[in-house]
Context: one part of a larger RNA
RNA sequence: CGUAAGAGUAUUGAGAGGAGCCUUCCUUAGUACGAGAGGACCGGGAAGGACGCACCGCUGGUGUACCAGUUAUUGUGCCAACAGUAGACGCUGGGUAGCCAUGUGCGGAGCGGAUAACCGCUGAAAGCAUCUAAGUGGGAAGCCCACCUCAAGAUGAGUACUCUCACAGCGCAUAGCUGGUAAGGUCACAGGUAGAACACCUGUUCAUAGGCUCUAAGUGGAAGUGUGGCAACAUAUGAAGCUGAGGAGUACUAACAGACCGAGGG
Repeated sequence: CGUAAGAGUAUUGAGAGGAGCCUUCCUUAGUACGAGAGGACCGGGAAGGACGCACCGCUGGUGUACCAGUUAUUGUGCCAACAGUAGACGCUGGGUAGCCAUGUGCGGAGCGGAUAACCGCUGAAAGCAUCUAAGUGGGAAGCCCACCUCAAGAUGAGUACUCUCACAGCGCAUAGCUGGUAAGGUCACAGGUAGAACACCUGUUCAUAGGCUCUAAGUGGAAGUGUGGCAACAUAUGAAGCUGAGGAGUACUAACAGACCGAGGG
């Protein structure tokens, strides 16, 4: 911009993409077959491999939020306790959320259809024969559907429901132009499990973000003081202190103030 007014919500599916895999074992059955050796079709059950999708409850990785230990050095006057730097984590041990796999869950189902090679039935031309000429069956990981996803710019622009509408001015007057609006929408604001930008989603009829309170969880026993020890240190106060991207609650703060677009009876 179009979809012959302007909007909101829910849909149909033309079409497109994805998936489609494989192995082993048990049973049928040591049966059919075979002199024996060997050894099935069909059907039923189980276990796995690779691949794909999703997720983080478990196992773990990362985790420059966080906690602890520690070396050198500088500083806070000193001790103690801390802070900075040592590449854009000084090093080391752990680790929440998030992200992830090596972890977990699920998937490849069809006694649907039409077929290929091939196998048939009936059957003439050609008194026979012949799957074919008329007619009529079976038959594949392949084709179409079925399964998952997208999808009406499918310009062939679909469908259903709901909402808004008899406004002004100009005008050569059923046209058209301009302006303010309706339903609705956009910007802006607070954000996000959404995200490169855009888009998408939520938000005052409020827990949207921050703060505060509590907490799952992480770290691992703070400082100060007491006691023991010559001291390093140990121990008690005390599952301590610190953190808490997760969870719950609470309007204390900020979502204010606003601006703009948007039909005129089709």
Large-subunit ribosomal RNA, domain VI from Fischerella thermalis CCMEE 5201, 266 nucleotides, folded computationally. The coordinates come from a structure-prediction model, not an experiment, and the mean pLDDT is 87. Rfam family: Bacterial large subunit ribosomal RNA. Rfam links the family to the GO terms structural constituent of ribosome and ribosome. The RNAcentral record of the full RNA draws on ENA and SILVA.